[in-house]
């Protein structure tokens, strides 16, 4: 310090999320030690039990056990003493501290700084003065007595430092006076005169014969201090305005009362005030602070532990005592709860320490000790102290230590992965050497202790002395923790590692399992068979006695912006103006010093943070010092700026005069054109309307046309990015009234200004109310069309309304989506209005200037688009508004409105986006240019029939599989009877296998051949025969080896799956003209430029221009065939001339002329001419030429698209199978057939059929082959075999065509399906299921609906020929070959496809896109709702406990108690409302699915 996430990509806006730190935490897994800290955040819920506040006998009375000592003794004991002791009482002090909690409280509660001249303060310190003399009670106790108890009652006795008079009165208080000083609320202080009331207590010790004296403690009056408190004030102190008005003791006064003290604190009377948009009142929430956390800071958030303040003590009320309380462990009353009870009545208050129950995700021991620190009492010893000091529990946090160190390669074993080579775990382990923090055992062993007291000694002050006081020295005494910390010795690596993560953010990767399942997830997102994201494993990474998760806070977030944001289009300028408050404000001078700046003083507690030092071995922690504490208060200084006061000025603003323009506003007249209606005339059959129609009007006379009249509304041309107005808005013309503006000029006023929350006014259209008006237009409505429908668009009608007057409404894309005002910052060019200048006779023109209104454009700004003196630039002033999308401008509440509705305006819930600008594509029933058999113009087909073939479907034991718009469907298949052929079916068999490699063992019966049996075969079983390499050899044989066989184990095999894991190959857009790159340049960037533009082309072909210059893949050319010619060559081809021969034929000799063959060349290049064109490219025409502008055809297919096709050609990852999904065999199936589709063949006939005769090709193929002539058969074919490995022989007759005859328009002499019989051929075999032949049969079909296909020339059409595959064939298919041989194209509007440029886009899986609303089902939250239920606060009335205060009474006075009573008043009750919440049949919309 940033990162992820909106997009195909980009920049911006904007939200969401993450990385950090922290915690009184909790949960999961794990857990060795120590130090220091922390530990009910929830129910201010209820509490068993114990303890937490007592102490003083040196205040008092009475009483008491034991030791010791003394006395007596009847020896049992008794008495006294006792610096002793215990329980209770009177009395004193304390109990108001300490400890707990945070319910309440939004407040002078708290913080901070002041005030008290308006106050109090026990104990403590200092000072002054005093302590005389009396009195009467009472508890304890005793007796009697009530009660279950708690607790009492009556009578009697008694003491005091308890209580009450009297005396004294320095001083104090009060009243009446006087004087001075100092202040400042009718005051404080000092001095002084008179008067009144008003004090006390003793205890202990020393000394003394005694009186007495002295000491210590205590007491009284007063002064002062210290400490602690009360009260008041300035400033600060959360959210809601959907809380805007609140207030009767309320605000003030006078007089009283009360209080320690001021005060409506309380009361009587008087006045009518007081608070509030600078937020009163009301509601919600909350103890406040020092500080803690976070942050660079400013801030934000928190208020545990420690410290300060406040409040509370079961809930509410109240007083008493006291220096102090309205009192946690006191009292009274009421209430709830709990307990005891003899039912009459009593008792209790852990938010003290432990502990219990409950609640909860969750928070500890019913411990030890007063040794230390502190507190209470006491003269003291001492007692008390759950404050405190310690210990226990908890990884809750922080800090520290350890779980070993060194060496150790065969890189062990095992695990994991693997490309099988290895890699990794990994120096890790083992092993060897060493150490002992920790651990265990043993031994030693602190500091914390200083006091006080006591013993001994000494000094000092004072005193007559003593006790006593104070200081010092020595000794003695005191430790809960704890035999703890720490130290030493011994033992032995011994006792000690986990957690999370590993797709990106974010450090860390592989395998297996799973298969949108199970699951993960903080965000983006993973998982649908190869998951680094799920689960496991190995490995790795990060932390480490912890690690993760969850929650919360701050940060990142400049995402509330003070520091430090915005508002043209992203969320955001109010519709416009006027204007109160407020904010801001021109020039000069003087004054003041409030703001502001500086200095000083006080304060800003301690702790904490920071810096420096010190102590625990370090650290955490503790301790000392410093700094800081940005604040507040007071005083002084400065006076530039701001404010305030005073004076002045003129440039801001305004006034005056002159001139001018204008649809500025209001009222009242007037005018013409047009529409409609009415009357009349002419006139006749239609009019009107539309894409086309119809409804409608019209013979009762329309439309058309002429004249006249009525009425309403609007004002053509001028008219203009012209004018005016604040905006809304304003348009014939005239008059009246009236607002504003601009320019020019002088004088005047003298800052009078700008903005403007609330407020007020204006405010299009529509709408509302009342009354008019109503020609045209025209929501609603009616009708006609359109349509699947058409509640629309179109047409015919038509009511509100539109118009006027008055009154409402108050909203608009009320937009320049740009608030108002002022100032400054290059220009250019229009236009409106005014002024000036030059010039002119004058008007123009031209120049200058002011105000308005447009366009272009620099700097600058902007995310970009764009804005740019009319700013969106640079600044100032003020207002309004925004803070992710949806929910929603909705709900509720309030205000306004007659209503419609307007204004104000949320939340739950939900999403990870929503959005702006620009980019590249794609798309458009957008535009421009252009092309293609794309259409059009033609020719022939398909779709109808029969058959063939493929497909879907269906059937089947099986009908194997694939291909699916174009671009699957005569496709893979260029040949399914068996074979082919497949996880197709049925059945039978084999298991290292039909096939490959290599190993081990066995083995010599071996390979092969033949045969037998069973069988459908495969196969099984059996038999016969049979050939051996090398070495040694005693010729008997032995050893060994390979092929093969058997067994075993590796493995083979798979047309099994995945074409969405792949290679290769292919289709398609498309032979369309495109697709890119380097460098440069432009842009923040995606990208652009180049490749656009002007021409041209078949072409991104070429030319010109150009911030581009070049280049690559494509195009073209180079290649092949073909068209012309030349040359070379001349057999098997050819034959002109010469010759031979034949019935005839290049048959022969010969020839190379010709054809031809096949090599090499030539030729065509816009080369030439004319025109057009930019002096270009190129186009048009022409010449020549066999061929002319690519001559014709082929091969050739850019970047890419379709997850296109193919795992069944082949190859291949992964998965699956292994006596089977492999292999072999027999038979069947792939050929099944109601109807459907595609592709074809043959036809429907006369341009034909048939018969006979006759003519002309090219390209191929041939040895398990082509097969001639000949013979046989009607024929398919058979017999036979010449020739030919082929320019030689054969297939091989080409057919259409030509000639002639017949047929004569018909289901035919057309057409040939189907069927029957008889045959031929191939083949092991034609039943399922072949082809062909003959005879017979002779179906549908007479040119084919919607629709649709091909073709632009040697093409279509038509005719035949050949070939591959192949035993044969389903071939009518496919590929090739030649013969005959057309028609048409004016053209590019339309259909379709493609290219380029441009435009719009909310599309990018890209229009087969995206996406809106209703409806249906489910889930969730929420509004309304007859009501029902509960809580809070207030008002009025009733009742009125305890209690303070007051009054009255018991007849002598006074007083207490008591009794009664008045005011106030808690709780309670009643009443009408208010507010918040829950629930509610039904209902409304919303979100997700």
């Nucleotide at each position: 310090a940033g990162a992820g996430u909106u997009u195909g990509a980009u920049c911006c806006u904007g939200g969401c999320u993450c990385a950090g730190a922290a915690c009184g935490a909790a949960c999961g897994c794990u857990g060795g030690c120590g130090g220091c800290a922390g530990g009910c955040c929830u129910c201010a819920u209820a509490c068993a039990u114990g303890c937490a506040a007592g102490u003083c006998g040196c205040g008092c009375g009475a009483u008491u056990a034991a030791a010791g000592c003394c006395c007596c003794u009847u020896c049992g004991g008794g008495g006294g003493u006792g610096u002793a002791u215990a329980a209770a009482g009177c009395g004193g002090c304390g109990a108001a501290c300490g400890g707990g909690u945070g319910a309440g409280u939004a407040a002078c509660a708290g913080g901070u700084g002041g005030a008290u001249a308006a106050c109090c303060u026990a104990c403590c310190c200092c000072c002054c003065g005093g302590c005389g003399g009396g009195g009467g009670a009472u508890a304890a106790c005793a007796a009697c007595u009530g009660g279950a108890a708690a607790c009492g009652g009556u009578u009697g006795c008694u003491a005091a430092u308890a209580c009450c008079g009297c005396a004294u009165g320095u001083g104090g208080u009060u009243g009446c006076g006087g004087a001075g000083a100092c202040c400042u609320u009718g005051g404080u202080c000092u001095c002084u005169g008179c008067a009144a009331a008003g004090a006390a207590a003793g205890g202990c010790g020393c000394u003394u014969c005694a009186c007495g004296g002295c000491g210590c403690c205590g007491c009284c009056g007063g002064g002062a201090g210290a400490u602690g408190g009360g009260u008041c004030c300035g400033c600060c102190c959360c959210c809601c305005a959907u809380u805007a008005g609140c207030u009767a003791g309320u605000u003030g006064g006078c007089g009283g009362g009360a209080u320690a003290a001021c005060a409506g604190c309380c009361c009587a009377c008087c006045a009518a005030g007081g608070c509030u948009u600078c937020g009163a009142u009301g509601g919600g929430u909350a103890g406040c602070c020092g500080a803690g956390c976070u942050g660079a800071g400013a801030g934000g958030u928190u208020g545990a532990u420690c410290g300060g303040c406040c409040a509370c003590a079961c809930u509410g009320g109240a007083a008493c005592u006291g220096a102090g309380a309205u009192a946690c462990g006191g009292u009274c009353c009421a209430g709830a709860c709990a307990c005891c009870u003899a039912c009459g009545g009593g008792u209790g208050g852990c938010a003290g320490c432990a502990g219990u129950a409950g609640g909860g995700a969750a928070u500890a021991u019913u411990g030890c000790g007063c040794a230390a620190u502190g507190g209470g009492c006491g003269a003291a010893a001492g007692c008390c102290u759950g404050a405190c000091g310690c210990a226990g529990c908890c990884a809750u946090g922080c800090c520290g230590c350890g779980u070993g160190a060194g060496u150790g390669a065969c890189g062990a074993a095992g695990g994991u992965c693997u490309u099988c080579g290895g890699a990794u775990u990994g120096u890790a382990a083992a092993g060897c050497u060493c150490u002992u923090u920790u651990c265990u055992g043993a031994g030693g062993g602190a500091a914390g202790a200083a006091c006080c007291g006591c013993c001994g000694g000494g000094g000092c002050a004072g005193g007559a002395a003593a006790u006593g006081g104070u200081c010092c020295c020595g000794g003695u005494c005191u430790g809960a923790c704890g035999g703890u910390a720490c130290c030493u010795c011994a033992g032995g690596a011994a006792u000690a590692a986990g957690g999370a993560a590993c797709g990106g953010c974010u450090a860390a990767c592989u395998c297996c399992g799973u298969g949108c399942c199970a699951g993960c997830a903080g965000c983006c997102g993973c998982g649908g068979u190869a998951a680094u994201a799920c689960g496991g494993a190995g490995g790795u990474u990060c932390c480490a006695a912890g690690c993760g998760u969850u929650g919360u806070u701050c940060g990142g977030a400049u995402u509330u912006a003070c520091u430090g944001g915005g508002c043209g289009u992203a969320a955001a300028g109010g519709g416009a103006g006027c204007g109160c408050a407020g904010g801001c404000g021109g020039a000069c001078a003087g004054g003041u010093c409030a703001g502001u700046g500086g200095a000083a003083a006080g304060u800003g507690g301690a702790a904490g943070c920071c810096c420096g030092g010190g102590g625990c071995u370090c650290a955490a922690c503790c301790u000392c010092g410093g700094a800081c504490g940005u604040g507040c208060u007071u005083u002084c200084c400065a006076u530039a700026c701001u404010g305030c006061c005073u004076g002045u000025c003129u440039c801001g603003a305004g006034u005056u005069c002159g001139u001018g323009a204008g649809a500025g506003g209001a009222a009242g007249g007037c005018g013409g054109a047009a529409u409609u209606c009415a009357g009349g005339g002419u006139g006749u059959a239609g009019c009107g309307g539309u894409g086309a129609a119809a409804u409608g009007c019209u013979u009762a006379g329309a439309u058309a046309u002429c004249c006249u009249g009525a009425g309403g509304a609007a004002c053509a041309c001028c008219g203009g990015u012209g004018g005016c107005g604040a905006a809304a808005g304003c348009g014939g013309u005239c008059u009246u009234c009236u607002g504003g503006c601009a320019c020019g000029a002088u004088a005047c006023u003298g800052a009078c200004g700008c903005u403007g929350a609330g407020g007020c006014u204006c405010g299009a259209a529509a709408g509302c109310g009342u009354g008019g008006g109503g020609a045209g237009c025209g929501a609603a409505c009616g009708g006609g069309a359109u349509u699947a429908g058409a509640u629309a668009c179109c047409c015919c009608g038509g009511u509100a309304g539109u118009c006027c007057a008055c009154g409402c409404c108050g909203u608009a894309a009320a937009c320049g989506u740009u608030g108002u005002g002022c100032a400054c910052u290059a220009g250019g060019u229009g236009u409106g209005u005014g002024a000036g200048g030059u010039a002119u006779c004058g008007a123009c023109c031209c120049c200058u200037u002011a105000c308005g209104u447009g366009c272009c454009g620099c700097a600058g700004c902007u995310a970009a688009c764009g804005c740019a003196u009319u700013a969106a630039g640079u600044g100032c002033a003020c207002c309004g508004c925004c803070u992710g999308g949806g929910g929603a401008g909705u709900a509720c509440g309030g205000u306004c409105g007659c209503a419609a509705g307007a204004c104000u305006g949320a939340a739950a819930c939900u999403c990870a986006a929503a959005g702006g600008a620009a980019u590249u594509g794609a798309c458009g029933g957008g535009g421009g240019c252009c092309c293609g058999c794309a259409c059009a113009a033609g020719c022939g087909g398909u779709g109808g029939a029969g058959c063939a073939u493929g497909u879907g479907g269906u059937u089947u034991a099986a009908u194997u599989c694939g291909a699916g718009g174009c671009a699957a469907c005569g496709c893979g298949a260029a040949g399914a009877a068996c074979c082919u052929u497949a996880u197709c079916c049925u059945g039978g068999g084999c298991u290292u296998g039909a096939c490959a490699u290599a190993c081990a063992c066995g083995g010599a019966u071996u390979a092969g051949u033949u045969c037998a049996u069973g069988g459908a075969a495969a196969c099984a079983u059996g038999a016969a025969u049979g050939a051996c390499g090398c070495u040694c050899u005693u010729c008997g044989g032995a050893g060994u080896g390979g092929a093969a066989c058997g067994u075993g184990a590796a493995c083979a095999g798979g047309u099994g799956c995945u074409g969405c894991a792949u290679g290769g190959c292919u289709g398609u857009c498309g032979u369309c003209a495109g697709c890119u790159c380097g460098u440069g340049c432009u842009g923040u960037g995606a990208a652009g430029u180049g490749u656009c533009g002007g021409g041209u082309u078949a072409a991104g072909u070429c030319c010109c221009u150009c911030a581009a210059c070049g280049a690559g893949c494509g195009c073209a050319a180079c290649c092949c065939c073909u068209a012309u010619c030349g040359u070379u060559a001349g057999u098997u081809g050819c034959c002109a001339g010469c010759g031979c021969g034949u019935a005839a034929u290049g048959g022969c000799g010969g020839g190379g002329a010709c054809u031809c063959u096949a090599g090499c060349g030539a030729g065509a290049c816009u080369g030439c001419c004319g025109g057009u064109g930019u002096c270009a490219a190129a186009c048009c025409g022409g010449a020549g030429g066999a061929a002319g502008g690519u001559g014709g055809g082929g091969a050739u297919g850019a970047c890419g698209u379709c997850a296109a096709g193919u795992c069944c050609u082949c190859a291949u990852g992964g998965c699956c199978u292994u006596u089977a999904u492999g292999c072999c065999c027999a038979g069947g199936g792939c050929u099944g057939c109601a109807a459907a589709c595609g592709u074809g063949c043959u036809a429907c006939a006369a341009u034909g059929g048939u018969a006979u005769g006759g003519a002309c090709a090219g390209a191929g193929c041939g040895a398990a082959g082509c097969g001639a002539g000949g013979c046989c058969g009607c024929g398919a074919g058979g017999c036979g075999g010449a020739g030919c490995a082929a320019a030689u022989c054969g297939c091989a007759g080409a057919a259409a065509c030509c000639a002639u005859g017949c047929c004569c328009c018909a289901g035919u002499u057309c057409a040939g399906a189907u069927u029957a019989c008889a045959g031929u051929c191939u083949g092991c075999a034609a039943c399922u299921u072949g082809a062909c032949u003959g005879u017979a049969u002779g179906a549908a079909g007479u040119u084919g609906g919607a629709a649709u296909c091909g073709c632009u020339a040697g093409u279509a059409a038509u005719c035949g020929g050949g070939g591959a595959u192949c035993a044969g064939c389903u071939a009518c298919g496919c590929c090739c070959c030649g013969g005959u041989g057309a028609a048409u194209a004016u053209g590019u509007u339309c259909c379709u496809g493609a290219g380029c440029c441009u435009u719009g886009u909310a599309c990018a899986c890209a229009c087969c896109g995206c996406c809106c609303g209703u409806c249906a089902g489910g889930u969730c939250a929420u509004g309304g709702a007859a009501g029902c239920c509960g809580g809070g606060a207030g008002u009025g009335c009733c009742c009125g406990a305890a209690g303070u205060c007051g009054c009255u009474a018991u007849a002598u006075c006074u007083c207490a108690a008591u009794a009664g009573u008045g005011c106030c008043c808690a709780c309670g009750g009643c009443a009408a409302g208010u507010u918040c919440g829950g629930u509610g049949a039904c209902u409304g919309g919303g979100a997700c699915u």